Small-subunit ribosomal RNA from a metagenome, 1485 nucleotides, folded computationally.
RNA sequence: AGAGUUUGAUCCUGGCUCAGGACGAACGCUGGCGGCGUGCUUAACACAUGCAAGUCGAACGAGAAUCUACUGAAAGAGUUUUCGGACAAUGGAUGUAGAGGAAAGUGGCGGACGGGUGAGUAACGCGUGAGGAACCUGCCUUGAAGAGGGGGACAACAGUUGGAAACGACUGCUAAUACCGCAUGACGCAUAGAGGUCGCAUGAUCUUUAUGCCAAAGAUUUAUCGCUUCAAGAUGGCCUCGCGUCUGAUUAGCUGGUUGGCGGGGUAACGGCCCACCAAGGCGACGAUCAGUAGCCGGACUGAGAGGUUGAACGGCCACAUUGGGACUGAGAUACGGCCCAGACUCCUACGGGAGGCAGCAGUGGGGAAUAUUGGGCAAUGGGCGCAAGCCUGACCCAGCAACGCCGCGUGAAGGAAGAAGGCUUUCGGGUUGUAAACUUCUUUUAAGAGGGAAGAGUAGAAGACGGUACCUCUAGAAUAAGCCACGGCUAACUACGUGCCAGCAGCCGCGGUAAUACGUAGGUGGCAAGCGUUGUCCGGAUUUACUGGGUGUAAAGGGCGUGCAGCCGGGUCUGCAAGUCAGAUGUGAAAUCCAUGGGCUCAACCCAUGAACUGCAUUUGAAACUGUGGAUCUUGAGUGUCGGAGGGGCAAUCGGAAUUCCUAGUGUAGCGGUGAAAUGCGUAGAUAUUAGGAGGAACACCAGUGGCGAAGGCGGAUUGCUGGACGAUAACUGACGGUGAGGCGCGAAAGUGUGGGGAGCAAACAGGAUUAGAUACCCUGGUAGUCCACACUGUAAACGAUGAAUACUAGGUGUGCGGGGACUGACCCCCUGCGUGCCGCAGUAAACACAAUAAGUAUUCCACCUGGGGAGUACGAUCGCAAGGUUGAAACUCAAAGGAAUUGACGGGGGCCCGCACAAGCGGUGGAUUAUGUGGUUUAAUUCGAAGCAACGCGAAGAACCUUACCAGGGUUUGACAUCCUGCUAACGAAGUAGAGAUACAUUAGGUGCCCUUCGGGGAAAGCAGAGACAGGUGGUGCAUGGUUGUCGUCAGCUCGUGUCGUGAGAUGUUGGGUUAAGUCCCGCAACGAGCGCGACCCCUCUCCUUAGUUGCCAUCAGGUUAAGCUGGGCACUCUGGGGACACUGCCACCGUAAGGUGUGAGGAAGGUGGGGAUGACGUCAAAUCAGCACGGCCCUUACGUCCGGGGCUACACACGUGUUACAAUGGCAGGUACAGAGAGACGGUCCCUUGCAAAACGGAUCAAAUCCUUAAAGCCUGUCUCAGUUCGGACUGGGGUCUGCAACCCGACCCCACGAAGCUGGAUUCGCUAGUAAUCGCGCAUCAGCCAUGGCGCGGUGAAUACGUUCCCGGGCCUUGUACACACCGCCCGUCAAGCCAUGAAAGCCGGGGGCGCCUAAAGUCCGUGACCGUAAGGAGCGGCCUAGGGCGAAACUGGUAAUUGGGGCUAAGUCGUAACAAGGUA
Repeated sequence: AGAGUUUGAUCCUGGCUCAGGACGAACGCUGGCGGCGUGCUUAACACAUGCAAGUCGAACGAGAAUCUACUGAAAGAGUUUUCGGACAAUGGAUGUAGAGGAAAGUGGCGGACGGGUGAGUAACGCGUGAGGAACCUGCCUUGAAGAGGGGGACAACAGUUGGAAACGACUGCUAAUACCGCAUGACGCAUAGAGGUCGCAUGAUCUUUAUGCCAAAGAUUUAUCGCUUCAAGAUGGCCUCGCGUCUGAUUAGCUGGUUGGCGGGGUAACGGCCCACCAAGGCGACGAUCAGUAGCCGGACUGAGAGGUUGAACGGCCACAUUGGGACUGAGAUACGGCCCAGACUCCUACGGGAGGCAGCAGUGGGGAAUAUUGGGCAAUGGGCGCAAGCCUGACCCAGCAACGCCGCGUGAAGGAAGAAGGCUUUCGGGUUGUAAACUUCUUUUAAGAGGGAAGAGUAGAAGACGGUACCUCUAGAAUAAGCCACGGCUAACUACGUGCCAGCAGCCGCGGUAAUACGUAGGUGGCAAGCGUUGUCCGGAUUUACUGGGUGUAAAGGGCGUGCAGCCGGGUCUGCAAGUCAGAUGUGAAAUCCAUGGGCUCAACCCAUGAACUGCAUUUGAAACUGUGGAUCUUGAGUGUCGGAGGGGCAAUCGGAAUUCCUAGUGUAGCGGUGAAAUGCGUAGAUAUUAGGAGGAACACCAGUGGCGAAGGCGGAUUGCUGGACGAUAACUGACGGUGAGGCGCGAAAGUGUGGGGAGCAAACAGGAUUAGAUACCCUGGUAGUCCACACUGUAAACGAUGAAUACUAGGUGUGCGGGGACUGACCCCCUGCGUGCCGCAGUAAACACAAUAAGUAUUCCACCUGGGGAGUACGAUCGCAAGGUUGAAACUCAAAGGAAUUGACGGGGGCCCGCACAAGCGGUGGAUUAUGUGGUUUAAUUCGAAGCAACGCGAAGAACCUUACCAGGGUUUGACAUCCUGCUAACGAAGUAGAGAUACAUUAGGUGCCCUUCGGGGAAAGCAGAGACAGGUGGUGCAUGGUUGUCGUCAGCUCGUGUCGUGAGAUGUUGGGUUAAGUCCCGCAACGAGCGCGACCCCUCUCCUUAGUUGCCAUCAGGUUAAGCUGGGCACUCUGGGGACACUGCCACCGUAAGGUGUGAGGAAGGUGGGGAUGACGUCAAAUCAGCACGGCCCUUACGUCCGGGGCUACACACGUGUUACAAUGGCAGGUACAGAGAGACGGUCCCUUGCAAAACGGAUCAAAUCCUUAAAGCCUGUCUCAGUUCGGACUGGGGUCUGCAACCCGACCCCACGAAGCUGGAUUCGCUAGUAAUCGCGCAUCAGCCAUGGCGCGGUGAAUACGUUCCCGGGCCUUGUACACACCGCCCGUCAAGCCAUGAAAGCCGGGGGCGCCUAAAGUCCGUGACCGUAAGGAGCGGCCUAGGGCGAAACUGGUAAUUGGGGCUAAGUCGUAACAAGGUA
């Protein structure tokens, strides 16, 4: 940084898509380690359980357990005893005192922080900057001063008592740093007064006087810690203001405490914050109100930037704590883990009542694509309380889970070619995987084991959750560790197999219908890597909303036109100010982040420090060019005045002639009218035509002109009146008065609407007639609204120059309209100039076309409009309208295009030029008959296959009885009928037999025994037999995989290239143009100059002549000779044959023409303008034909789709078509006589002669390997006959008898003879061939071939015409041009209804919700107010009442969703129906 995609190709416009980055992500496959981060985006859904806010005994009373001291009861070993007892260690009850301090209570401080969430909020909520002279501030710091003396209670506790519980009630006792008086007290507060200073104002501050009011608490280990008042600070809060802060106008008006005032109340404080009274204000197009959405920011992502998107984590602010309301306490709350009430929900209950609030940390259910442990610790940091020790702390520090993200490391390294095996592939040679592996040597990060072992801990000491963690050392061993996606283009990376528009892929274009680099698999390759892909979202690319940085003639887009309020913009000079602008300074712009530098973890991520930056806001000082603003002034912008002419400018009135129609009258008679042709219609009741008169309406010929006027729409006979604007000249006046212009207002063609007139012509609708398959059309005959007038509405047009208005500037040339000036004798002409209106054209612009002083050029100002196509200018809403309808104006859904300009083709029922047996002019045919042949169809066991408009159909087939043969039924065979290789055997060959339809099978062998080498044992070549497998074989499929060959356009004159030039380009030029030609043949011209393939010529045949050579050809001369004959000698003159040459070139003449060339009954010549004919077929088109001629790639069959055999079929037959034959007769048939060719073939052949037969032919003999034989050509000519008829025409069909070929003529051959004697008397529409030795006609030959279905094909000669005015038309072709929405190219494209399926959407009787507001009723808790006879010594309180009010109920509207019978259109969907509207003049532009 771009790329793909509209086209046959091009340029442009324009959308869609991709490559990049990011993420609190999710899903799929996979998964080794560590560090640092992050982790309910959804249900502000509901929550079990545990924990998250306590602490202080140095405020107080009381004080359990326990301990100590004293006391010393019961009991009591033992001693003693008089046996009654006594003594007694021990034992420790009880009590007292002290220590101790649990649990609860009074009291203090803290529960307003910390932690969570983003529901609400469009707001002074947030951000930023100011202000508070209108405020508060516990704990903390500093300073000043003080703490005297009293009093009465209430908890706890004890007793009684209610209740299931929660929780109380009553009586009694008691302490305080709890509570209440009194004293003291000002530098305090309040009121009143005096003076000074300051401030923008209300006012603030200082000094002073008087009066009134108000404090305190102690504890103690004697170190201290508390307490009260005042002042100041710090911190934290509260309030106000400027600026900024999403979308919708299909939300345009909103507002009643609303806006302001005065006076009160209330508050820490200002304030309608609240109240009474007064006034009627306030907000809004600079977007009020309403609706929707949303926490805001530092920042984050992206981007070159400007921007766009976003607001997780971290940090600041706000709001909220189940929903709603409320206050209390307090320095601070209207209070997440406080209180009261109401609602919903959950739980307990003894049914009477109670309890609860995880959006704290874990955790559960639910929702969801989706998000973690009911962990450890207060060791660190921080917080609360405390003098402190300390206690508390789910804040926090850690650990656990998750590849969720970022960063780092590893999965080994070096050597190693027999390039192993295996895989894949192959042209079978190989290639590739691949130094990859194996193997050898080495290392040990990581993981594992063992040992050691921190910092974090500041301090006098103690204290480590993490953690035996990080880290270090050692041990063994390559050991524990690679996947995912892609591979048609974009986009790096290719092959094989499978599949066969199936299965599937796909981000876009698009792949897949039998050779898929696009599906699936495999091998290989590419990319990234503990990840890789996919999905979603955002930015980018996208200059595709354009500030940077777009457009509007034709691609989307200029309002139909004017006027004009607001707004925006605005001429010259001087001067003041300083709002914008510029510069400096100051404050602020939190930290973190980003950036730079440096540093710390082994590096990095991460962290720390410093700097820079934070582009902003505010204050202040200055500058004064520009903008702004105030003042002064000017005249060129603008306007006015005076003079002048032009004009279909507008409105009204009056007048005019031509024409159409109608009426009356006359003349006049049978038609008129209309059309492509007709008919409907009019007319004998007198039309049309014509003459005269009259009526009425509408429109104004000629002049008339890319001429005039108007803002646009528009305006056209003449005259008059009224009236608007522009222009020229002048320079008297004003002095920037201007430009544009959202809304507003006005004008606005035609059609249409309303009311009233009018109505001649024309003419929607309608009727009839035609046309047509139909014809609700085009054409014709009629005809009503309407067209006209007046008044009112409508408000749209391709309202177009598809081009908004204004100003200035930027080469020219040439017309035209209206003015002015100069010069001139001059009405002309010429020059200059202003305003209009056209054309051409330079620069410039533009995608091109084109525009070009009347810009689409260069600039400025203002307005309007556009942002892919369709859906759709539709729906809904609003608004205007009498209606028709107009204006405004979406979405769902759907497509990957839609479009503009130009290019090359193709096409046109477009144009021009030209050619062709294309038409015309002619001749002969086809189509009718019979028959042959081919095809279709049908039939069949099979009727093998192919060919299909021209360009298939007497075609492949130049020969189907068997064979051919590919088809059918049947019988056989399986390495095969045919080829190669291997092994073994045998020479090969070959006769006869049996069975069978044959192939073949069985049995037997008569005969025969070769070639080369040899060491004589044998071996080899060739052939046969047997066996095994590789393989053979296939007329099986694909001509749409191919080669080769062929047809066709077309023997048409075209098709291209190189260089140059033009064009952004496709392309153009050349090749077009003017002539000419059969021809892109040639000439001339020309930004072209040359060249190639075609044309022509070169080649062959033919026509004339010359030369040469004469046998089988010829015979003039000489000789011989015959009935005749080149028959013979001889000859090569002639004919002829073979070879070699010549000739023809518009060369000559005349005329025309620049030339090329053309013309001529021209000359000459055998031939004259290519002499005639053939061969020769450009680039290409038709996926034209052929896999069955051959070859060949894939695929398919392999005891069969191969191969062999006999038989059948290809020859069928209601029918249809093509191509031929023979005819229909007298230009003929038949009979007899008679003349003249060319070419070609021939020994398995061609023939002749004799005999036989009517003949086909047969037998015998002879001749020709050919200028010798085939070989008599026929038509023709001569003579005769037939005499117009189904015939002496015609010969089909049938019967009989034969001949020949062949193994064999039944299916299914040809020929001969006799007999039979059909249709047919010249052929409808139509259609074919032919322009001269041609058509027509006549015979002859050849290939294939045993024979032949040949009337076919290919050749040969004989006889031998007619006609062509001409290019209007039909067909085909060439060139130029034009239009095109075609490019598979008109057999194209394409529109609409209907029918079917699917999808989204509008309307709809209704039904069901939602949020917000309004009115009325009711009203909890609670503040406030009032009262308070009861309680209290008092302060005060209970109670009662009132205002307000959450909630509840009722009601009427509006808004917004869902759903609905039915209904409307829309979109999409390979092959449905009907027509053919559009694209060409698209057949009616």